Notes: SAM riboswitch aptamer (S box leader) from Alkaliphilus metalliredigens, 101 nucleotides, folded computationally. The same sequence occurs in records of 2 taxa. Its mean pLDDT, the model's own confidence on a scale to 100, is 79. The RNAcentral record of the sequence draws on Rfam and Ribocentre. Its Rfam family is "SAM riboswitch aptamer (S box leader)". Gene Ontology term of the family: regulation of gene expression. About the family: The SAM riboswitch is found upstream of a number of genes which code for proteins involved in methionine or cysteine biosynthesis in Gram-positive bacteria.
[in-house]
RNA sequence: GCCUUAUCAAGAGUGAUGGAGGGGAAGGGCCCGAUGAAAUCCGGCAACCAUAGAGUGUAUGGUGCUAAGUCCCUCAGAAUUUUGGUUCUGAAAGAUGAGGA
Numbered sequence: 001g002c003c004u005u006a007u008c009a010a011g012a013g014u015g016a017u018g019g020a021g022g023g024g025a026a027g028g029g030c031c032c033g034a035u036g037a038a039a040u041c042c043g044g045c046a047a048c049c050a051u052a053g054a055g056u057g058u059a060u061g062g063u064g065c066u067a068a069g070u071c072c073c074u075c076a077g078a079a080u081u082u083u084g085g086u087u088c089u090g091a092a093a094g095a096u097g098a099g100g101a
Base pairs, nucleotide, nucleotide: 002100003099004098005097006096007095008094013042015041016040017039021032022031023030026074027073028072029071043066044065045064048062049061050060051059052058070093075090076089077088078087079086080085
């Protein structure tokens, strides 16, 4: 990298180092960032898996996450419309976990 499956409207930093990028990639938007981006450490959140315990919620470990709904749109359908759009649903794509070839 591929396949299956579950979830994706909640939650989580006034920290340290670091120094200019970042929001996955493409296109189009819109944003975050010298009042400090990425990254690393620490802290925190959560409860997918394992173990123990407990009897509905706790600990430890393996992950994960820690701006904006998966930041929004791209495809299809429906409603509405001042015909420019708006809203909803689904798909696709993506992310994470678990399992598999």